[in-house]
The prediction has a mean pLDDT of 83. This is a predicted structure of a 1489-nucleotide RNA (small-subunit ribosomal RNA) from a metagenome. RNAcentral holds the sequence, with entries from SILVA.
RNA sequence: GACUAACGUUGGCGGCGUGCUUAAUACAUGCAAGUCGUACGAGGUGGGGCAACCCACCUAGUGGCGAACGGGUGCGUAACACGUGAAUGAUCUACCCUUAAGACUGGGAUAACUGGGCGAAAGUUCAGCUAAUACCGGAUAUGACCACAGCCAGUAUCGCCUGGCAGUGGUAAAAGGUGGGGACCUUCGGGCCUACCACUUAGGGAUGAGUUCGCGGCUGAUUAGCUUGUUGGUAGGGUAACGGCCUACCAAGGCGACGAUCAGUAGCCGGCCUGAGAGGGUGAACGGCCACACUGGAACUGAGAUACGGUCCAGACUCCUACGGGAGGCAGCAGUAGGGAAUCUUCCACAAUGGACGCAAGUCUGAUGGAGCAACGCCGCGUGAGGGAUGAAGGUCUCCGGAUUGUAAACCUCUUUGAUGGGGGAAGAAUGACGUAAAGGUGAAUAAUCUUUACGAGUGACGGUACCCCAAAAACAAGUCACGGCUAACUUCGUGCCAGCAGCCGCGGUAAUACGAAGGUGACGAACGUUGUCCGGAAUUACUGGGCGUAAAGGGCGCGUAGGCGGUUGGAUAAGUCAGAUGUGAAAUCUCCAGGCUCAACCUGGAAAUUGCAUUUGAAACUGUCCAACUUGAGUUCGGUAGAGGAGGGCGGAAUUCCUGGUGUAGCGGUGAAAUGCGUAGAUAUCAGGAGGAACACCCGUGGCGAAGGCGGCUCUCUGGUCCGAUACUGACGCUGAAGCGCGAAAGCGUGGGGAGCAAACAGGAUUAGAUACCCUGGUAGUCCACGCUGUAAACGAUGAGUACUAGGUGUUGGAGGUAUUGACCCCUUCAGUGCCGCAGCUAACGCAUUAAGUACUCCGCCUGGGAACUACGACCGCAAGGUUGAAACUCAAAGGAAUUGACGGGGGCCCGCACAAGCGGUGGAGCAUGUUGUUUAAUUCGACGCAACGCGAAGAACCUUACCUGGGUUUGACAUCCCCUGAUGCCCGUAUGAAAGUACGGUUUCCCGCAAGGGACAGGGUGACAGGUGCUGCAUGGCUGUCGUCAGCUCGUGUCGUGAGAUGUUGGGUUAAGUCCCGCAACGAGCGCAACCCUUAUCUCUAGUUGCCAUCAGUUAGGCUGGGAACUCUAGAGAAACUGCCCCGGACAACGGGGAGGAAGGUGGGGAUGACGUCAAGUCCUCAUGGCCUUUAUAUCCAGGGCUACAAACGUGCUACAAUGGCUGGUACAGUGGGAUGCGAUACUGUAAAGUGGAGCCAAUCCCCAAAGCCGGUCCCAGUUCGGAUUGAGGGCUGCAAUUCGCCCUCAUGAAGUUGGAAUCGCUAGUAAUCGUGGAUCAGCACGCCACGGUGAAUACGUUCCCGGGCCUUGUACACACCGCCCGUCACGCCACGAAAGCUUGUUGCACCAGAAAACGGUACGCCAACCCGCAAGGGAGGCAGCUGUCUACGGUGUGGCAGGUGAUUGGGGCGAAGUCGUAACAAGGUA
Repeated sequence: GACUAACGUUGGCGGCGUGCUUAAUACAUGCAAGUCGUACGAGGUGGGGCAACCCACCUAGUGGCGAACGGGUGCGUAACACGUGAAUGAUCUACCCUUAAGACUGGGAUAACUGGGCGAAAGUUCAGCUAAUACCGGAUAUGACCACAGCCAGUAUCGCCUGGCAGUGGUAAAAGGUGGGGACCUUCGGGCCUACCACUUAGGGAUGAGUUCGCGGCUGAUUAGCUUGUUGGUAGGGUAACGGCCUACCAAGGCGACGAUCAGUAGCCGGCCUGAGAGGGUGAACGGCCACACUGGAACUGAGAUACGGUCCAGACUCCUACGGGAGGCAGCAGUAGGGAAUCUUCCACAAUGGACGCAAGUCUGAUGGAGCAACGCCGCGUGAGGGAUGAAGGUCUCCGGAUUGUAAACCUCUUUGAUGGGGGAAGAAUGACGUAAAGGUGAAUAAUCUUUACGAGUGACGGUACCCCAAAAACAAGUCACGGCUAACUUCGUGCCAGCAGCCGCGGUAAUACGAAGGUGACGAACGUUGUCCGGAAUUACUGGGCGUAAAGGGCGCGUAGGCGGUUGGAUAAGUCAGAUGUGAAAUCUCCAGGCUCAACCUGGAAAUUGCAUUUGAAACUGUCCAACUUGAGUUCGGUAGAGGAGGGCGGAAUUCCUGGUGUAGCGGUGAAAUGCGUAGAUAUCAGGAGGAACACCCGUGGCGAAGGCGGCUCUCUGGUCCGAUACUGACGCUGAAGCGCGAAAGCGUGGGGAGCAAACAGGAUUAGAUACCCUGGUAGUCCACGCUGUAAACGAUGAGUACUAGGUGUUGGAGGUAUUGACCCCUUCAGUGCCGCAGCUAACGCAUUAAGUACUCCGCCUGGGAACUACGACCGCAAGGUUGAAACUCAAAGGAAUUGACGGGGGCCCGCACAAGCGGUGGAGCAUGUUGUUUAAUUCGACGCAACGCGAAGAACCUUACCUGGGUUUGACAUCCCCUGAUGCCCGUAUGAAAGUACGGUUUCCCGCAAGGGACAGGGUGACAGGUGCUGCAUGGCUGUCGUCAGCUCGUGUCGUGAGAUGUUGGGUUAAGUCCCGCAACGAGCGCAACCCUUAUCUCUAGUUGCCAUCAGUUAGGCUGGGAACUCUAGAGAAACUGCCCCGGACAACGGGGAGGAAGGUGGGGAUGACGUCAAGUCCUCAUGGCCUUUAUAUCCAGGGCUACAAACGUGCUACAAUGGCUGGUACAGUGGGAUGCGAUACUGUAAAGUGGAGCCAAUCCCCAAAGCCGGUCCCAGUUCGGAUUGAGGGCUGCAAUUCGCCCUCAUGAAGUUGGAAUCGCUAGUAAUCGUGGAUCAGCACGCCACGGUGAAUACGUUCCCGGGCCUUGUACACACCGCCCGUCACGCCACGAAAGCUUGUUGCACCAGAAAACGGUACGCCAACCCGCAAGGGAGGCAGCUGUCUACGGUGUGGCAGGUGAUUGGGGCGAAGUCGUAACAAGGUA
């Protein structure tokens, strides 16, 4: 795009079309083929007439014509059935046209009818009567046919083939009817004449039909052989006609790979749909042909049938019956049942068109014309048009402002197609016949009849329809699907991997533009979607127009048959080819141009087209054929050449093993390490000798040979092919190659040998979770030989063979030639091989590239998504194993190739990091503290979980905090805003009750502004909006944070390269802490990071000098205390200083590195802040903010008490220790941060102490809080101690409403574990580790934690092999959620389809046989028969019939095969299936490539 469509939702009108695709299933009822009285007799009814009789109509019959057309269906049919073109010299043709001739004379019957019989019926029988255009005899016969013999002519196939002409003999015809009529005749009917109709014979035509042939159009080879009337001949029969069509005889043929036979499917065509076309699909409606008519068979009649509405027989089914017997055939029109997703009225009319009959009028016609039903299709029309903003209401959304629905509606103006009512109202109709008139023909005719023309009257089913007019009112008339992308159109709510959607991709697991609904929007519109089918897109079967190195695809290789293709020149021919002409290619359809319905659909006319076939005339380039020739393709000859080419025989040395002997002694062997094994019975090792089998080191080479497989010691014999050079010859002899034949590694099989080494199976030892493996020790088939089979390989260059052409360069093998030379050794040219690199070109890319995967030609093989499946079934081959050929069901939406970027690797290279190593000190063991898990509990609130949770949120849980639990209360609320009422409220005091909160009550006092009304603030009460939530979602979020990582990376613009993803830049050579810098480079630049800028610290200068400082001067109570000073320290401002700047060396004259000088500091001086693009759905809704959801007398809020502090156990982080580098004790010295008013708190006093009393000074460089290790002495003497301090008892202190659960401190007493810590593991590279104390935040109190501060102050780094992490380059990849990846097979479970299977069963078909209806043909016919003949007659003859019988044969039956289908216990593998089991085979060197 199209449907003979169906289904869902919806549905106003009209026109034109279409309407059982399934059950060729079965059919009730009605109708669909009759007509003619101008062929015939009879009967009936009516009319006229007195009657005879006449007229009209009807009925059955005889007879004629028709019934073979028209209408239906598509079963069968793969065929001369159909299409197309021919043939008929092998034929027929009723009615029709035309031509010629004729129609004479006789005869006997019979139906109807009458009478009788049988039967339920259908029907039938006997006797009698009668007519014809029924039937029969004779005559005639131009012509027709047959026979005989003759002449002429023609040419297919040369034949008594055909045609023509004339002759002789023979055979065969007929029918009348009607109208009219002047003479003549008459039985008064007529004869006769004439016209028309009918009839006979013959010729021609037309139409229709039969038969034959060429060509054309389905599938299967898992159907390869088929055929006996088969193929042909002769003779005969038969037919309208040819013919094995049939019969007899003879011969043995005929068909088939160009697909016979068999099987399956199917009516064929014009056309129709699609497509640019070529094609593909299809064969409804309309038209042509065929076939069929319940199923099968058969003939009759006839011009025509083997007959849809005829006959006979058989069968199935249905119906009637008096049970004896009969009837029927809708695939005609309607209609019914059934089947089905599904397909109409038991309508009207012959008015038109056509048909049958008829002289005609006319009759018949379910053909046809019409109407009805159905949106089934196509086409047309309508459901209103113009105006209309307050952008109404309502709906929806909302950022609450508004937006949208939306000029849409309302409202105003207007129109009336369709529907409705009323009125008018066609065309389709013209012929025929009749009448009138005219002309003409026949005719004796003014009769009649025929032809033509004009006029008259009349004929309509549809239908009072189309169409027109009037009336009324916008009045009565819109839906369907979609809205994630493809694909035009978006939001809200509901739902929560549910319900559902889905054409493909895919949506849905709590914010769904994808489900459902709503609003809105888009598309189409009386329809819109869905499903189904076909073509297109699909170059996805490729003729036009594809491919085969790696994606599917080159046969393992050769020889060669058929076939296909084929060199140069000339001639002939004209099959192919090309051109013209002629015939045909039906009509309809399509296209174009006109015309008719108001348009269109539709219809009509014309043109064009119908790409084809046939005939004919020409052309002759090319192909073909024939003839003649040629030499370049191919081959032969001669001379050479290299070679693991093949077959057979002989020979050789090295090595392994074994045997014998000698020497010799304890091990050998083997591995990652071992063990099994061998060895004191003497191994291994070593020497000598011997045996036997297999293989041939070095040479050996991208070297050689061969068709491939393959071929390797030497030599002999036989043998195949190549290559080079040259002469002559043959003269296209060539290339390819289905079928066929042969060769064909390894393994395997058979028979017989052989057997050294190696080595499936097997055994043992190891390894391992296991180890039916990898490793080791052994070891049998086999490996070897001969003969035979198998016939496959990653049989690979994953690349078929042949020919020609198309840049080069460089090796190498085998030949030949040239130049020069003593000599081809280098050099040059050429032929044949074999490699590498590379241009053009090709390719998806990789790559190929004169050895093509380039450009062309020829031939063969093969491919068409993955799996199922190198399978099943069948067939062939094989001894078997198995091979060759080779599907389907089912299932998936991929499978695959090449390349790219990442990630990863038990891949590689380079580099870095307290990563390892070198060191120092710890943790892990003990006790305690603290956090976590787990457990417990009424609750032990919550979060954080590898690094990157666990002294974390928490810089401080007794109450509070507090979120948890128990109990008691409150409900507009503890807190915010608004509204109404009241008036104070508040403070203070008190009572009752209570655990408190609270509840109930009392006393006291009386706010501000305003003249007033009133207002404000505040409180109480009330109402509802709302408050509230540490409730959920960190996977809806913001913000903040952690981490890789202070790692050196991450990107962009332009350009260039690539089909593209992408690459380049950013890689490379150096260098750096650094993508830091330099150099190079198809790149050139730039950004975020690095570095620097910032803070601090280290040095100096300047400025300033209190609360800080004190060198000099003076005083002094000896305290920078005072005067004073501004030098120093310090404070805090501003500056300086460091940049590889300088020197030497190295390096590429670079960057940079090494060393040095100077300097307070040297190569980023130390430290901090600073954290690129991004990763982890990392953490946090319990800091805060926030969407959504949930809750609202509770998940909110208040209070008391409890809990977060529990304790079998485990883990993390710490503190204190285990002691003498120490403990205790006495004396004594030196900091820096920082803090202080509800505070720090001095001197002094009390207490053993914690602490208390007290309160100077200080809002701070002013006052206060302030060291310890250290040093100088003493003591302890290696012990569970004078170490260690847990635990416990007693007594105290402090804070605080409160110290019981549950704080800290002091004193006395007690004195646990612990003697340096397993596996494992952490931190640290210098003012660092270690060690020592101090301060601060939080805080009433509570610090072993955290954050800061200073004091003392080390050791070590060879180095980068290894562990971990990271960076760059490269490589492999089946990974991309990216190795915590991917993924294989068995087993178990469920579902599905398939195969096998003892069988069972159905259909179809072959063969053999039995049986044999009807019919036809043949035979016979003693029975029967009117026509003709003989005969006076009887009778006979000719001819025919019943009956009987033969041939053939349908249905049926028996037996046995083939093919196909169904089913089948059981069985086999296969496919599929969110979370099953076992292992880990593959992908990285996948851990054994």